[in-house]
Molecule: transfer RNA
Organism: Candidatus Aenigmatarchaeota archaeon
RNA sequence: GGGCAGGUAGCUUAGUUUGGUAGAGCACUACGCUGAUAACGUAGAGGUCAUGAGUUCAAAUCUCAUCCUGCCCA
Numbered sequence: 001g002g003g004c005a006g007g008u009a010g011c012u013u014a015g016u017u018u019g020g021u022a023g024a025g026c027a028c029u030a031c032g033c034u035g036a037u038a039a040c041g042u043a044g045a046g047g048u049c050a051u052g053a054g055u056u057c058a059a060a061u062c063u064c065a066u067c068c069u070g071c072c073c074a
Base pairs, nucleotide, nucleotide: 001073002072003071004070005069006068007067010026011025012024013023020057028044029043030042031041032040050066051065052064053063054062
C1' cells in the first nucleotide's frame, strides 16, 4: 500500500438479512427474604449505537468519507 471483519450500557454482546418503541446476561442501586452475609425474588438507573455527511416521512440498520481495533496479502 491492497483486501476482509468488527466498533451498540461499566464489561461481554444480540439486533443489520427485510429501515418503523434500542434489548439480554453479568455488574450497580433500592426493597423483600435472612440473626447477618451470600444466593434468590421484585423494581430501578445506566446508550450522542466510533465520528461526520447524504438518502428517506422515519437510519444502530442503506450510501459516502474519516478514525480506531483485529486478521490476511504484498